The RNA shown here (transfer RNA) has 72 nucleotides and comes from a Bacteroidaceae bacterium. The prediction has a mean pLDDT of 81. Its Rfam family is "tRNA". Rfam's curators write: Transfer RNA (tRNA) molecules are approximately 80 nucleotides in length. By type it is a transfer RNA.
[in-house]
RNA sequence: GCGGUGGUAGCAUAACGGUUAGUGCUCCAGCUUCCCAAGCUGGCGACGCGGGUUCAACUCCCGUCCACCGCU
Numbered sequence: 001g002c003g004g005u006g007g008u009a010g011c012a013u014a015a016c017g018g019u020u021a022g023u024g025c026u027c028c029a030g031c032u033u034c035c036c037a038a039g040c041u042g043g044c045g046a047c048g049c050g051g052g053u054u055c056a057a058c059u060c061c062c063g064u065c066c067a068c069c070g071c072u
Base pairs, nucleotide, nucleotide: 001071002070003069004068005067006066007065010025011024012023013022018055027043028042029041030040031039048064049063050062051061052060
């Protein structure tokens, strides 16, 4: 330098172009308990960045950044 894969909450991981972006852990509050843990209920928080296509983009297209893999 070229090609491929991926980038979504603190962590991990989903989402035929169309409902409020879902789930687990963590965290916060409450219930329970003499206390802690466990359990139960509720809650906060996310689409790498910039453009384009479209009535509508996490999703499609272009560029760019980062990580991994392969080639040179």